[in-house]
């Protein structure tokens, strides 16, 4: 220098004009000024703030987390370390306990879970034999077969998984039965480390399988609810009260009683007043906050402290847009077209998922030079 | 916006660690003069997608995708 479908991080179009939309501030009241999406605003998977409800304290049930230390408001997040896998760089890891209990393991296989059965092997006893040798023979020895008793996990070729491995001794045959070495485990002591853990010594034949994203045990932790939380106001409607309607002998909104004469009641309608709940609506919650930027200090780091500066969307069916001109980039050039993923809804810290192009650091490979 | 649930054959569902099933539908056959019903046989599945745990996953765990339901109680 080139290449990389290697690891990590950043950025993720820009400039000008015209007309609009929303918030805020001004005034001469319809203009002016100013601000106006994201790294994920997404999924709603975790953790908090805040809200209302519940609540003496403790426990049970249920959920979550799970090596150690630290960070933090908190976390399942982050940082550093340990361990395992990997030749290494580096990457990955739901990484407590199955040497507490209970369960599960299809098919195959003698056997699938700690207790041994079966076949095979070995010994002893009894019986048997168209067997061999010796003997006249009874029989003896050897061999074979069957049965019983005992030994017994070394052999059984299946399975994802089979009762430590190698060698020597030992034995009737064998076997950690004994011994040496190796591998693992437990107990104990020493050293280093805050710890996880690492290194070393001694003891024990202890060999103890897998599965806890199976029940479960242990430790820590969690009350529920979610801004459609929650609160304020109350124009109407509905409800209650008062007044008007109310005048008349029949056309004067309607019903009804009495009676022809003075009168009286109710409804509709209109006016005024009253308290409570509360939807639409209006307002609060609502955006100045575990805030952002820069420097310094402490720390390996996550982060913390401190000094200075800054104000950076708050709408409510939802503003953040449309058009024109130019630049950059891509489609090989021009024309032309396109310009990733994607749009706040109470707010933060994380995780996960989506993301064209460009840039930076490290790593790997190739080539050349010093 | 918040909360909850479901994805298995063409349709409706069961199965919740050990070879994926039922009913209806479809195809063929039997029965009938013929059709329906009935009887017998058959076809049909990456168990929504991708990872993980396990010897083994439709089933357990995680992420993503699609669909469905609930929450505003006088205008």
């Nucleotide at each position: 220098g080139c290449a990389g479908u290697g690891a990590g991080g950043g950025u993720g179009u820009c400039c000008g004009g015209u007309c609009g939309c929303a918030g805020u501030g001004c005034c001469g009241a319809g203009g002016c000024a100013u601000u106006g999406a994201g790294g994920a605003a997404a999924g709603u998977c975790c953790g908090g703030g805040c809200u209302c409800c519940a609540c003496a304290g403790g426990g049970c049930a249920g959920g979550g987390u799970g090596c150690c230390a630290g960070g933090u408001a908190a976390c399942a997040c982050c940082u550093g370390g340990g361990c395992a896998c990997g030749u290494a760089a580096g990457g990955u890891g739901a990484c407590g306990g199955c040497a507490a209990g209970u369960g599960c393991a299809a098919c195959a296989g003698a056997a699938a879970g700690c207790a041994g059965a079966c076949c095979a092997c070995c010994a002893u006893a009894a019986g048997c034999c168209u067997u061999g040798u010796g003997g006249c023979g009874a029989c003896a020895c050897a061999g074979g077969c069957u049965u019983a008793u005992g030994g017994c996990c070394a052999g059984g070729g299946u399975g994802a998984a089979a009762c430590g491995g190698u060698g020597c001794g030992g034995u009737a045959a064998g076997a950690g039965c004994g011994c040496a070495c190796c591998a693992g485990c437990g107990c104990u002591c020493c050293u280093g480390g805050u710890a996880a853990c690492a290194g070393g010594g001694g003891c024990g034949g202890c060999u103890a399988g897998g599965u806890a994203a199976a029940c479960c045990c242990c430790a820590c932790u969690c009350g529920g609810u979610g801004c459609a939380a929650g609160g304020u106001c109350a124009u109407g409607g509905a409800g209650g009260g008062a007044g008007a309607g109310a005048g008349a002998g029949u056309c004067g909104g309607c019903c009804c009683g009495g009676c022809u004469c003075g009168c009286a009641g109710g409804c509709a309608u209109c006016u005024c007043c009253c308290a409570a709940g509360g939807u639409a609506g209006a307002c609060c919650g609502c955006u100045c906050g575990a805030g952002c930027c820069a420097g310094c200090u402490g720390g390996c780091g996550a982060c913390a402290g401190u000094u200075g500066g800054c104000c950076c969307a708050g709408a409510u069916a939802g503003a953040u847009g449309a058009c024109c001109g130019g630049a950059g980039c891509g489609c090989a050039c021009g024309c032309g077209c396109g310009u990733a993923c994607a749009g706040a809804a109470c707010c933060c810290g994380g995780c996960u998922u989506a993301u064209a192009g460009c840039c930076c650091u490290c790593c790997u490979g190739c080539a050349a030079g010093c | 916006g918040c909360c909850g649930g479901u994805g298995u054959a063409g349709c409706u569902c069961a199965g919740c660690g050990g070879u994926a099933g039922a009913g209806c539908a479809c195809u063929c056959g039997a029965u009938u003069c013929g059709u329906a019903a009935u009887c017998g046989a058959g076809c049909g599945g990456c168990c929504g997608u991708c990872g993980g745990u396990u010897c083994a996953a439709a089933u357990c765990c995680g992420a993503c995708c699609a669909c469905c339901g609930g929450c505003u109680c006088c205008a």